[in-house]
RNA sequence: GGUCGGGUCCUGUGGGUGGUUGGCUCGUGAACCUGGUCAGGGCUUGAUCGCAGCAGCCAUAAGCGUCGUCGGCCAUGCCGCGGAUCGCCUGGCCGCC
Numbered sequence: 001g002g003u004c005g006g007g008u009c010c011u012g013u014g015g016g017u018g019g020u021u022g023g024c025u026c027g028u029g030a031a032c033c034u035g036g037u038c039a040g041g042g043c044u045u046g047a048u049c050g051c052a053g054c055a056g057c058c059a060u061a062a063g064c065g066u067c068g069u070c071g072g073c074c075a076u077g078c079c080g081c082g083g084a085u086c087g088c089c090u091g092g093c094c095g096c097c
Base pairs, nucleotide, nucleotide: 001094002093003092004091005090006089007088008087010083011082012081013080014079015078016076017075018074019073020072021071022070023069024068026065027064028063034059035058036057037056042051043050
C1' cells in the first nucleotide's frame, strides 16, 4: 500500500424487555336520591281486586380489583435485518521499502 474482516459512533426497522394507558373477560359494587320482585307493615274497598312501597333477594351504574387477552404511547444496558459514514480502535493474508 492492497484486500478481507471485527468493534465503536449516527440512523431506520422488526422482535423482545420495562413503564404507562385503553378495550374485552371475570369478580365486587347503591340504607335512600337505579331497575325487577316486593315478605311484613301502610293506604284503599262492604269485601275481593288494587295502589304506593321499606327490608330481603336478583340484576346492574359510577367506582374498585385478580388471572388472562387484544391494542395505543414512551423508553431501551437485549437480539436480528438494513442504511449512512469511510471518522476512530483493532485483526488476518499478500506485496513493497